Source information:
Predicted 3D model of RNase P RNA and transfer RNA as a complex of 443 nucleotides. It holds a member of the Rfam family "Bacterial RNase P class A". Rfam describes the family as follows. Ribonuclease P (RNase P) is a ubiquitous endoribonuclease, found in archaea, bacteria and eukarya as well as chloroplasts and mitochondria. The family's RNA type in Rfam is ribozyme. Model confidence (mean pLDDT): 77 of 100.
């Protein structure tokens, strides 16, 4: 020097003038209180605030108990509040390599594998190859049985390869390699190494049903609790008044269990479009020290940091960085996008910059 | 705000659950042709589609993920 792989960062500064939300202060106006305006001071979107794709906190459902279905997850062992989220490993595939990718079970059983092909899984045989019998124009035909080595089909064909061995063949045999299966060792494990033994018997699909193991009550800030206004305090329907039962909470069903003696539920209709609070000290952030390979977790210190009315968070202007065009002046651009109950996590979208580690080729030392 | 749903020819639609003769079928439209003196109306034919990107599979509309666009429903109060 070229090329590639991984990962991290930032996401315009800074001032001035006019604005907006929001707390909080001051003093004015009212008899006070609310409120308004005024003025002062502080604070004001993001790596994804998004999409709502997992999980969780939190609230009510009656603290929610068995069973069926039903759904999520899927190699191991750690992290975590939890996860379908990280972290190391582990096998397997892929690349010269750095690095990427995938991951229970197909020997439990049940579908499926279109055309093609003898067959697509209890098997079988088109074309060949090999024997015997008939026939015969001496070259084949007919026809019985043997085979699966070769051709040929197909996305996929019944262990690979060499040697023995046969009429030809074929785990038939034998040696390696694969496969199973047991032992020991080594690891917490997934798994690897070593032996020994069996003898081919087990094609694909589980983002097909289905089996294993783990999880999972449900609803969800329009949840929930206060207050306040207002009206046709309504109609029809179902079920009720002792038991059974029906109706409801507790979902799709069951069982089981709690409420309903005047209601409860479902459907129209009517009213409202109001306040407060749930609501921002948190699995909170930044230093730093210690353990851990690391995901991460602990001490100590320090920090308060957006909160609605679905509606604030901005515009202009100058100066400086950064790109692009120009010799200069000067001109002209700057992605993706914006809270809404809060949290950890995936994905999805982003212009330009910076920064580290790594691999490979070349060339010089 | 939250929780469902859905997209197949210009339109309206089968097909999707359970993947295969689906290079996707019918209807109306639209265009050519017969017919008829013309048109209508019959009859032949032709044009036309799985929103968009990976992925499982021998194969995807179909069945998993992600992105687009569209569409509902849900308050109080009696």
């Nucleotide at each position: 020097u070229g090329g590639a792989g991984c990962g991290g960062g930032u996401g315009c500064a800074u001032g001035a003038u006019c604005g907006c939300u929001c707390a909080g202060g001051u003093g004015u106006u009212u008899a006070a209180a609310a409120a308004a305006a005024a003025u002062c001071u502080g604070a004001g979107a993001g790596g994804a605030a998004a999409g709502u794709c997992c999980g969780a906190a939190c609230u009510c459902c009656g603290c929610a108990g068995g069973g069926c279905a039903g759904g999520a997850u899927g190699g191991u062992u750690c992290g975590u509040a939890a996860c379908a989220c990280g972290a190391a490993c582990g096998c397997c595939g892929g690349g010269u390599g750095a690095c990427c990718g995938g991951c229970g079970g197909a020997a439990a059983g049940u579908g499926c594998c279109a055309c093609a092909g003898a067959a697509a899984a209890u098997a079988u045989a088109c074309c060949g190859c090999c024997g015997g019998a008939u026939c015969u124009u001496c070259u084949g035909a007919u026809u019985c049985g043997g085979u699966a080595a070769g051709g040929g089909u197909g996305a996929a064909a019944u262990g690979g390869c060499g040697a023995g061995g046969u009429a030809a063949a074929a785990g038939c045999u034998c040696a390696c390699c694969g496969c199973u299966u047991g032992u020991a060792u080594a690891g917490u494990g997934a798994u690897a190494u070593a032996c020994a033994a069996g003898g081919c018997a087990g094609g694909g699909u589980a983002a097909a049903c289905c089996c294993c193991a783990u999880c999972c009550g449900g609803a969800g800030c329009a949840a929930g609790a206060c207050c306040a206004a207002a009206u046709a305090g309504g109609a029809a329907g179902a079920c009720g008044u002792c038991c059974c039962a029906c109706g409801g909470g507790c979902u799709g069903c069951c069982c089981g269990c709690c409420c309903g003696a005047a209601g409860u539920c479902u459907u129209c209709g009517g009213g409202u479009a109001g306040g407060u609070u749930g609501c921002a000290a948190g699995a909170g952030g930044u230093g730093u020290c210690g353990g851990g390979c690391g995901a991460c977790c602990g001490g100590c210190a320090u920090c308060c940091c957006a909160g609605u009315g679905a509606a604030a968070u901005g515009a202009u202007c100058a100066u400086g960085a950064c790109c692009c065009c120009g010799u200069a002046a000067g001109g002209g651009g700057a992605a993706c996008a914006g809270g809404a109950u809060u949290c950890g996590g995936c994905u999805u979208a982003u212009a330009g910059c910076c920064c580290g580690c790594u691999c490979c080729a070349u060339u010089u030392c | 705000g939250u929780c469902c749903c859905c997209a197949u020819c210009g339109u309206c639609u089968a097909g999707u659950c359970a993947g295969g003769u689906c290079c996707a079928g019918g209807a109306c439209a639209u265009c050519g042709g017969c017919c008829u003196u013309u048109c209508a109306c019959g009859c032949c034919g032709a044009c036309a589609a799985c929103a968009c990107c990976g992925g499982u599979u021998c194969a995807a509309a179909u069945c998993c993920g992600g992105u687009u666009g569209g569409g509902g429903a849900c308050g109080c109060c009696a």